A computed fold for a 104-nucleotide RNA from a Bacillota bacterium, annotated as Purine riboswitch aptamer. Rfam family: Purine riboswitch aptamer. For this family Rfam cites "Riboswitches Control Fundamental Biochemical Pathways in Bacillus subtilis and Other Bacteria" (Mandal et al., Cell, 2003). From the family's description: Riboswitches are metabolite binding domains within certain messenger RNAs that serve as precision sensors for their corresponding targets. Allosteric rearrangement of mRNA structure is mediated by ligand binding, and this results in modulation of gene expression.
């Protein structure tokens, strides 16, 4: 020294959980019935269904203000997500290679 060995290190590959980012839908939007409640601020609620989405699920919460004078209608702005799908990134567990190290 070679060589084996069901052992292994660094190191790499793969990868499924998770997570993060983009990107699309949806705009947390709109309609329509029933309901509640009534301002200088303690009123403007709550159910239902419908429509939207190559698409399941969801369709709320808060905030400051405008209007509306006792009447039944509010409309408008800001901030916060969830889910579906597709992309990229990261990746504990696992597995493959790996072969410095241990053995013989």
């Nucleotide at each position: 020294a070679a060589g084996g060995u069901g052992c292994u290190a660094a190191g790499g590959g793969c990868u499924c959980a998770c997570u993060c980012u983009c990107a699309u839908a949806u705009a947390g939007a709109c309609c329509u019935g029933a309901u509640a409640a009534u301002c200088g601020u303690g009123g403007g609620u709550u159910c239902a269904g419908g429509c939207g989405u190559u698409u399941c699920u969801a369709c709320c919460a808060g905030g400051a203000g405008g209007c509306c004078g006792c009447a039944a209608c509010c409309a408008a702005c800001c901030u916060g997500g969830c889910u579906a799908u597709g992309a990229g990134a990261g990746g504990g567990c696992g597995u493959c290679c790996g072969g410095g190290g241990a053995u013989c």